[in-house]
């Protein structure tokens, strides 16, 4: 002295939840507040959530129309039309978020077994 490790010691963050501002939103700074953290320190590369925006195809609600004639299909005898717009999951892309969700860099206090 370093790697592991986490006893003491001096410290050090601050979950919910609360004003206040930001921001379509997740969320973010900042007082207060402490749940809890040996990295609850920085950092969106991977991952996995979460938000916006968009395209596709489902369903579903409204409105208009039609409920069979004909386009179409096939087994010749049957089947047998739609449009807009809301909303909602899934899914495919684009952007944003969460470091106290997880992997991973990269620095840092202390030194007992």
């Nucleotide at each position: 002295g370093a790697a592991c490790c986490g006893a003491a010691a001096a410290g050090c963050c601050a979950c919910a939840c609360u004003c206040a501002c930001c921001g379509c939103g997740a969320g973010g700074u900042g007082g207060g507040g402490c749940c809890g953290g040996a990295a609850a320190g920085u950092c969106a590369c991977g991952g996995a959530c979460c938000c916006c925006g968009u395209g596709c195809a489902c369903a579903c609600u409204u409105u208009u129309g039609a409920u069979a004639a004909u386009a179409u299909c096939c087994u010749u005898g049957g089947a047998g039309a739609a449009a807009a717009a809301g909303u909602g999951g899934g899914u495919g892309c684009g952007g944003g978020g969460u470091g106290g969700c997880c992997g991973g860099a990269c620095a840092g206090c202390c030194g007992a077994a």
Background:
Model confidence (mean pLDDT): 80 of 100. Predicted 3D model of a 113-nucleotide RNA (c-di-GMP-I riboswitch aptamer) from a Deltaproteobacteria bacterium. Its Rfam family is "c-di-GMP-I riboswitch aptamer". Gene Ontology term of the family: cyclic-di-GMP binding.